[in-house]
RNA sequence: GCCACCCUAGCUCAGCUGGUAGAGCAUCGGUAUCGUAAACCGAGGGUCACCGGUUCAAAUCCGGUGGGUGGCU
Numbered sequence: 001g002c003c004a005c006c007c008u009a010g011c012u013c014a015g016c017u018g019g020u021a022g023a024g025c026a027u028c029g030g031u032a033u034c035g036u037a038a039a040c041c042g043a044g045g046g047u048c049a050c051c052g053g054u055u056c057a058a059a060u061c062c063g064g065u066g067g068g069u070g071g072c073u
Stems, first nucleotide, its partner, number of pairs: 001072007010025004019056001027043005049065005
């Protein structure tokens, strides 16, 4: 230098054919216990990397930028 893939909650990741952003773990609160942990119930937490375009409507489609991983040279 070229090619491919990835970027969504604190972490690991789903999210189909564009139509209300989710799960597990973690955190916080509660139940229970003599007490703690496990268990069970609940809650909070998001500029969907950034900029622009298409569209009635974009995490999703298109272009560009940045970052990461792998391959080739």
Predicted 3D model of a 73-nucleotide RNA (transfer RNA) from a Candidatus Peribacteria bacterium.
The source organism's lineage runs through Bacteria, Bacteria candidate phyla, Candidatus Peregrinibacteriota and Candidatus Peribacteria.
Rfam family: tRNA. From the family's description: Transfer RNA (tRNA) molecules are approximately 80 nucleotides in length.
The sequence was found in a public genome assembly.
The prediction has a mean pLDDT of 80.